[in-house]
RNA sequence: AGGGGUGUAGCUCAGUGGUAGAGCGCUUGCCUACCAUGCAGGAGGCCCUGGGUUUGAUUUCCAGCACCACCA
Numbered sequence: 001a002g003g004g005g006u007g008u009a010g011c012u013c014a015g016u017g018g019u020a021g022a023g024c025g026c027u028u029g030c031c032u033a034c035c036a037u038g039c040a041g042g043a044g045g046c047c048c049u050g051g052g053u054u055u056g057a058u059u060u061c062c063a064g065c066a067c068c069a070c071c072a
Stems, first nucleotide, its partner, number of pairs: 002070001004068004010024004018055001026042005048064005
């Protein structure tokens, strides 16, 4: 240099054209002599960036950035 894949919560990942969820983690209350487990809540995300299409984009298209492996 070439083609390809990934980018969503603190971490690991789902998700679908109609303002987004799970598990773990964090946190509040209950339980306990205390811890753990358990039960019921809560916080935390302008969905990598910019532009286009659309009534509406995390989702579709283009470019860029970062990372991953492949070919040389």